């Protein structure tokens, strides 16, 4: 120069004029301030609010799960460990338990979890057949080899499969086999390092515990539910209520044990309280707030000092024109340079740490390989 790998940063500028929404103040004109990096998804953890609940717990239900650490908290981060990918910088993991118990392992293959035996191996015993021998040429016999069937042995080869019940290699043997050794693995014990996961080594052991827990379960953590349309406060109206006055006191119905008298209630009218609609004000923007500097720490992050004032709408503001200047791309120029057209994702709705996804064009930093010059 090439090819990569990990991190971070901008997200166009200035003017003038014409609007919007908030907020002050000398109040009707002035002057301030007015979207993001994700404001999004609304996936997670809080504050904060209301409703539940005597106090705790447990069952059930979800959610996570290696180890240490930050943290208000988290399933987030940060460090490390293991594992698995890359030549390397690096990148990737829902990663506790399979020796509590169930349950499952398609196809293929003889077998897929109390192991088994298809071809092929070894070996007994019958029968047939060929060899050799013997012979009285008809046969017989010990031995050998083949094949067939009935046992026995082994489970090393071979062929399926993600996986075959430890691997490799000598040795042994009839064939063979942790049957015996040596290394690897494992498993117990058990020393050193490390907070801890773990990780090195030694001794014993011949091997027991196949795989699946993102399949039921186990075991540890952890969680009451609902959300700013949460919720509090003001208040026309309307229904239903309350207390009081008044009119009625004519019926009638109920009550007041029956029965009569009264009395109250149910009747209309008012006022007054109460009740919330419609509207309005508060929640509401100083909050685990956000920069710089020291300092603890490998790092998340934390503590000290000083600084900063930075939207707050509610049918919902944060815009539009125009000029120039940068940016890109095209078209012309010898060259300055000049014309033309483009610029992303995307819009705050109680905050607030995180995850996740979108994104035009631009910039920086530090790393590994590689190949060439010095």
């Nucleotide at each position: 120069c090439g090819a990569g790998a990990a991190g971070g940063c901008u997200g166009g500028g200035u003017a003038a004029c014409c609007g919007c929404u908030u907020g002050a103040u000398u109040u009707u004109a002035u002057u301030a301030a007015g979207a993001g990096g994700a404001a999004a998804g609304u996936c997670c953890g809080g504050g904060c609010u209301u409703c539940a609940u005597g106090g705790a717990a447990a069952a059930a239900c979800g959610a996570c799960g290696c180890c240490g650490g930050u943290u208000a908290a988290c399933g987030a981060c940060c460090g490390g460990a293991c594992a698995g990918g890359g030549c390397a910088a690096c990148c990737u993991g829902a990663u506790g338990g399979a020796a509590a118990g169930u349950g499952c392992c398609g196809c293929a293959g003889a077998a897929a979890a109390u192991a088994g035996a298809c071809u092929a191996c070894c070996u007994g015993c019958a029968c047939u057949g060929a060899c050799u021998c013997u012979c009285u040429c008809g046969a017989g016999a010990a031995g050998c080899c083949a094949g067939u069937g009935c046992g026995g042995g082994a489970a090393a080869a071979g062929g399926u499969g993600a996986a075959a019940a430890g691997g490799u290699g000598c040795g042994g043997u009839a064939a063979g086999a942790g049957c015996g050794c040596a290394c690897c693995g494992c498993a117990u014990u058990u020393a050193u390092g490390g907070u801890a996961a773990c990780a090195u080594g030694a001794a014993u052991g011949g091997c027991a515990u196949g795989g699946u827990a993102a399949a039921c379960c186990c075991c540890g953590u952890c969680g009451g539910a609902a959300g700013c349309a949460a919720g509090a406060c003001c208040a026309a109206a309307u229904a239903g209520g309350a207390a009081c006055c008044a009119c009625g006191c004519a019926u009638a119905u109920g009550u007041u044990u029956u029965u009569c008298c009264g009395g109250c209630a149910u009747g209309u009218g008012g006022u007054u309280c109460g009740g919330g609609u419609a509207g309005g004000u508060c929640g509401c923007u100083a909050g685990a707030g956000c920069g710089u500097u020291u300092g603890a720490g490998c790092a998340a992050u934390c503590a000290a000092a000083g600084g900063c004032g930075u939207a707050g709408a509610u049918g919902a503001a944060u815009g539009g024109u125009u000029a120039c200047c940068g940016c890109u791309c095209u078209u012309u120029u010898u060259a300055g340079g000049a014309a033309g057209a483009g610029a992303a994702c995307a819009g705050a709705a109680c905050c607030c740490g995180g995850c996740u996804u979108a994104u035009a064009a631009g910039c920086c930093u530090u790393c590994u390989c590689g190949a060439a010059c010095a």

A computed fold for a 374-nucleotide RNA from a Bdellovibrionales bacterium, annotated as Bacterial RNase P class A. Of the family's consensus pairs, 96% are formed in the model. The coordinates come from a structure-prediction model, not an experiment, and the mean pLDDT is 75. Its Rfam family is "Bacterial RNase P class A". The family's RNA type in Rfam is ribozyme. It is recorded under the gene name rnpB.